[in-house]
Order: sequence, then C1' cells, then structure tokens
RNA sequence: CGAGGCGACGAGACGGUCGCGAGUGCAGGGCCGCAAGGCCGCAUUCGAGGAAAGUCCGAGCUGCAUCGAGCAGGGUGCUGGGUAACGCCCAGUGGGGGCGACCCCAAGGAAAGUGCCACAGAAAACAAACCGCCGGCGACGGCAAGGAUGAAACGGUGGUGCAAGAGACCACCAGGGACCGGGCGACCGGUUCGCUUGGUAAACCCCACCCGCAGCAAGACCAAGUAGGGAAGGGAUGACGGGCUCGCUGACUUUCCGGGUUGGCCGCUGGAGGCGGCCCGGCGACGGGCGCCCUAGAGAGAUGAUCGUCCACGACAGAACUCGGCUUACCGUCGGCUCGCGAA
Repeated sequence: CGAGGCGACGAGACGGUCGCGAGUGCAGGGCCGCAAGGCCGCAUUCGAGGAAAGUCCGAGCUGCAUCGAGCAGGGUGCUGGGUAACGCCCAGUGGGGGCGACCCCAAGGAAAGUGCCACAGAAAACAAACCGCCGGCGACGGCAAGGAUGAAACGGUGGUGCAAGAGACCACCAGGGACCGGGCGACCGGUUCGCUUGGUAAACCCCACCCGCAGCAAGACCAAGUAGGGAAGGGAUGACGGGCUCGCUGACUUUCCGGGUUGGCCGCUGGAGGCGGCCCGGCGACGGGCGCCCUAGAGAGAUGAUCGUCCACGACAGAACUCGGCUUACCGUCGGCUCGCGAA
C1' cells in the first nucleotide's frame, strides 16, 4: 500500500423567529358540549430509531368463574451455563468451509415400525453375477478380487495366500464393541477384539423436554339513549366456562331476527428503565454494588417553515400498550486481527 475478517460509535451540528404535541406550576376568567368532559392564558421542561421495518419468537399486562388428569395439536432437539422467558446470548464438544484471521450447522434415534431411492445396472434391503477369472472333455462347479452401471454396490490401501479368489490371514487406517484413564457433561485419549449390511427422519414416526385460550380493536369507568322486543332450543338426569374427553365446580345459557348508542375518559408510560474511560465476582454471556437521571404519549393520528454559521453535503428511514431477541435495509468514523506486495 492492497485485499479480507471481527468489533465499537455516530446518525448532520450550533444559534434565532414563527408554528405543532405533551408534562409541571400559576391563574380560575372565557368558549364548546344536554352531559361525561374538552379547549383557550403566563412561565418552564421535554418531544421518533438503530433499525421505529418484518410481525418471526419470548414475555409483562388485560379478560375468559376455579382446579386436576388424559387425548389431540404445536414448539425445541449435542453439552454446560446466562436470562423474567425464548427458537435468543455465552462457553465448549463434534462436523463442514476458508491459505488465514474467522464463518456456518434443521447437531437426539435408521437393530421399534412403515415409506422412498427415478433411469442405468446382474442386483439398490436383504440382495446380486452382465462382462470377466479359475477348474472341467462336457454338463456344470468355484469367485466377488478385476471391468461396466450408478449419487450410492457389504470397509479402504498395500501384501501373503489361493486352481482362481475372498478379512481367509497380516500391516496401517476408518467404523463398531469391551476395558481403563481424563472431563459436571457433550466427548477425548489409550489398550484390545477380524467384529465390519447403504442413504434418507429439512419423510411418516419413536424418544426427551416445553406449551390453557384470546388479545390494547385486550379491558375498566362515566354520560346519553332504547324495545324488561320477538322467535326457535338446551339446562340440578348438571347450562356456560375460546380444540376434545373425564373428574371437580354449580346456574343460567345457545342461535336467529330486530331496536338503542358509535360521545367522553382511563388503560398510555417510573420501567425485568436509562447513563457511568465506576467498584467487585466470572474466560464469557451476565450477576451484585455505588452514583446520577426521568427521556414522546398522538387519536384521520404531534416536530413544519424560515434565517445565519459550520461541513461529514447528510444513507436506510417516523413511535401507536411496553419490553428482551432474531431477521432484513443502509451512510460515515474509529480500533485490533489475517493474508499478499514492498521498504528499512
């Protein structure tokens, strides 16, 4: 200098004028509304993101009258930790990719069962002899080493042996079993045994663990108004109780037609909260402690216009109950690490 890989941070900045939404304090008058309630004044403070996106997971919260068991259905799937929890994160094991830094894995079970593996090939789950080799006069017998087919053909390479061969035997290697050692464990190492029949579960399935349902358009309150309407059913021989069944519980309940209301307010932001070149423990995720801080709550849905200065000339892009993750989109700055080239 070039290429790559990992991580962190920012998300145009400052000032002024007018405008928009909310909080707090003061004021307590006016306006809108039948009401519930809302708006207007002065001062002051705050006001979109790292992804607010996707709606893929997990929870908080709200309601379903309560609880237990089973079935169905769904989710996860190596081990050990973290967390409120998770399908997330950390560390490790095994495997794969890369020269490397690093990255990836839908990573339990194929001797519980069922299914599938086209075509080719002799034969593709219990099989197989087409060519070939050997023996034989021949009929025929022996072989699975060589060749062919295929994604895959009953361990691999090399030898001994044999009529020709073959783990038949031997050496090394791979897989598997037994024993011993290390490790919490997944696993790893050693010794030994000729024991050696595919793949696929991201097919059905089996095994282990987990899961009640629905969702802020959840739900609660206030004001106003109506038809305590009509019809067809079920119910102490047990209704309803957000998959089914049983038990427990115990009183109303299901469906259709029709009528009234569509207003206001709460939920709605103080939290599994944020920040800290702080401390302690831990390889780490994280946990404990200390200090500081309050940081949007709209409701057809709030931040716009304008002026000046600076320069990174501004990418992706706007909260709608909240939070922890993952995934996707994308501009710039910084830090280490790897590889290559060059110089000293």
Molecule: Bacterial RNase P class A
Organism: Bacillota bacterium